[in-house]
RNA sequence: AGGUUGUGUAGGGGAGAGAUCAACGCGUAUUUGUUUUACGAGUUGACGCCGAAGGAGCAACACCCAGGAAACUCUCAGGCAAACGGACCCUUCACUCACU
Numbered sequence: 001a002g003g004u005u006g007u008g009u010a011g012g013g014g015a016g017a018g019a020u021c022a023a024c025g026c027g028u029a030u031u032u033g034u035u036u037u038a039c040g041a042g043u044u045g046a047c048g049c050c051g052a053a054g055g056a057g058c059a060a061c062a063c064c065c066a067g068g069a070a071a072c073u074c075u076c077a078g079g080c081a082a083a084c085g086g087a088c089c090c091u092u093c094a095c096u097c098a099c100u
Base pairs, nucleotide, nucleotide: 001100002099006095007094008093010091011090012089013088018047020046021045022044023043024042026040027039028038029037048080049079050078054076055074056073057072061067
């Protein structure tokens, strides 16, 4: 220097499932005022669901023990209008294992 495994930066794309019900208080609007009503987010509980943050489990292999993958399975966590998040993919830049 090439090249490429891995890690990270920046940008873009990125699914699924109740805008559920009940209670509590908060905010806004409306009402002459209290109340009522509507909307929004929050906490708690209930039932129903999703899987692509994270987490857990397992096959072949191996066979003494152990180890042993996932976009599969589970659903602890997380999520179920939008927003946020989001495995993974593309592009970019930086560092970098083996190798030449």
The RNA shown here (Glycine riboswitch aptamer) has 100 nucleotides and comes from Granulosicoccus sp. Its mean pLDDT, the model's own confidence on a scale to 100, is 79. Of the family's consensus pairs, 90% are formed in the model. Taxonomically the source falls in Granulosicoccus (Bacteria, Pseudomonadota, Gammaproteobacteria, Chromatiales).